[in-house]
């Protein structure tokens, strides 16, 4: 230097045939339950979907370039 995968909530992932509010176990606040803890139960908080432009009435999803991570090839 080329090429392909990958980047989503603290973690590990899902949606990627553009369209109602961006979601799942974990875990983490609060409660309830117990004498107390685990377990279980309810309710919650918590994301500018890697950046920047673009295309479209509408981008997480489509284009383009940049970043980064792994991986093949030189």
């Nucleotide at each position: 230097g080329g090429g392909g995968u990958c980047g989503u909530a603290g973690c590990u992932c899902a949606g990627c045939u553009g369209g109602u509010u961006a979601g799942a176990g974990c875990g983490c606040g609060u409660c309830c339950c117990u004498g107390a803890u685990a377990a279980g139960g309810a309710c919650g908080a918590g994301g500018u979907c890697g950046g920047u432009g673009g295309u479209u009435c509408g981008a997480a999803u489509c284009c383009a370039c940049c970043c980064g991570g792994c991986c093949c090839c030189a």

RNAcentral holds the sequence, with entries from ENA.
Transfer RNA from a Phycisphaerae bacterium, 74 nucleotides, folded computationally.
Its Rfam family is "tRNA". Rfam classes the family as a transfer RNA.
The prediction has a mean pLDDT of 81.